[in-house]
Molecule: Bacterial RNase P class A
Organism: Sphingomicrobium sp.
RNA sequence: CCAGGGGACCGGGCGGCCGCGGCUCGCUUGCGAGACGAGGAAAGUCCGGGCUCCACGGAAUGACGGUGCCGGGUAACGCCCGGCGGGGUCGCUUUCGGGCGGCUUCAGGGAAAGUGCCACAGAAAGCAUACCGCCUGCCUUCGGGCCGGUAAGGUCGAAAGGGUGCGGCAAGAGCGCACCGCGGCCCUGGCAACAGGACCGGCACGGCAAACCCCACCGGGUGCAAGACCGAAUAGGGGCGGCACAUGAGCCUAUUCCGGCUCGUCGCCCGGGUUGGUCGCUUGAGGCGGAGGGUAACUUUCGUCCUAGAGGAAUGGUCGCCGAUCCCCGCGAGGGGUGAACAGAACCCGGCUUACAGGUCCCCUGGCAAU
Numbered sequence: 001c002c003a004g005g006g007g008a009c010c011g012g013g014c015g016g017c018c019g020c021g022g023c024u025c026g027c028u029u030g031c032g033a034g035a036c037g038a039g040g041a042a043a044g045u046c047c048g049g050g051c052u053c054c055a056c057g058g059a060a061u062g063a064c065g066g067u068g069c070c071g072g073g074u075a076a077c078g079c080c081c082g083g084c085g086g087g088g089u090c091g092c093u094u095u096c097g098g099g100c101g102g103c104u105u106c107a108g109g110g111a112a113a114g115u116g117c118c119a120c121a122g123a124a125a126g127c128a129u130a131c132c133g134c135c136u137g138c139c140u141u142c143g144g145g146c147c148g149g150u151a152a153g154g155u156c157g158a159a160a161g162g163g164u165g166c167g168g169c170a171a172g173a174g175c176g177c178a179c180c181g182c183g184g185c186c187c188u189g190g191c192a193a194c195a196g197g198a199c200c201g202g203c204a205c206g207g208c209a210a211a212c213c214c215c216a217c218c219g220g221g222u223g224c225a226a227g228a229c230c231g232a233a234u235a236g237g238g239g240c241g242g243c244a245c246a247u248g249a250g251c252c253u254a255u256u257c258c259g260g261c262u263c264g265u266c267g268c269c270c271g272g273g274u275u276g277g278u279c280g281c282u283u284g285a286g287g288c289g290g291a292g293g294g295u296a297a298c299u300u301u302c303g304u305c306c307u308a309g310a311g312g313a314a315u316g317g318u319c320g321c322c323g324a325u326c327c328c329c330g331c332g333a334g335g336g337g338u339g340a341a342c343a344g345a346a347c348c349c350g351g352c353u354u355a356c357a358g359g360u361c362c363c364c365u366g367g368c369a370a371u
Stems, first nucleotide, its partner, number of pairs: 001367010012322007020037002023034005039342001043353002046351005051223001053221002064219005069083005084108001085106009109214002114212002116208003131154002133150003137146003162180006181203001182201003186197004227279004237270007248263005286305008326337004
């Protein structure tokens, strides 16, 4: 320098004028001045918390929902970091068996507790099967047929009861052997997941738990329109007092009688609710920098900073200069045009996911060149 991969950060700049929001000052009290005023995702609202109100005596068990290799981080998590194992891909290497490294991916507990399922195709799909084929024997009209053996080869499939090679055999087969794989048991290393090794076993125990299920762990509900406070007119409710009255009216009852209960108005006071106002509201598991611990996630300590808080909801418009990028012309130097992606707070944090023009930096692998 080129190719591929991974990560972190930035994501238009400067100035003038006119506006908007809350804050602080000033006064002439509705104006003026000052500093401040969106994001890395403010988004999706998918997880985890703080806070809030409601419910709730404790514990165990059951139901329902969630999580699921191991260790660590964290307030917590389904998140993050490190490790292990399986799959994929790329590169290097090889004694051709494999080994090492990068990236990526995994719903990665249990299939010898039980139940269930395995479509189509195929001979056969679960204590397996024999269509073609191969082989011994017998028969033959010489095309083949029958009895038996076999599971190496073909065929079907997502999957066919280990793989490769040599031996062996009538043909074959873990039938025998070597290596690889697998199972059991032991040893060594590791906190662990697991890895390595020795011995034994010819191989038993197909797959699916994103089917039921089993095991372990976790889980009350609600979302700032949560919730708390102050409280007008008017219309209701209650109490006290004054005046008024009922031979009335209404209800208990469909009717009659008897009986029971209630009532109008004025003044004062009390209480609940609506409009409205205030709080919640932004200082917080907070940002930045230094030092220490840790591979890392993260954490300890010191210093420093305050950085939107609206409520139909501000954060904008316009002009000038500069401009990344993209397009066109040109062999080139250069010229012309365009004029900045995704998007926009609403109680607050930690994550995840999704969107994003373009730019900067770092790391890993390989190639080429130079020293």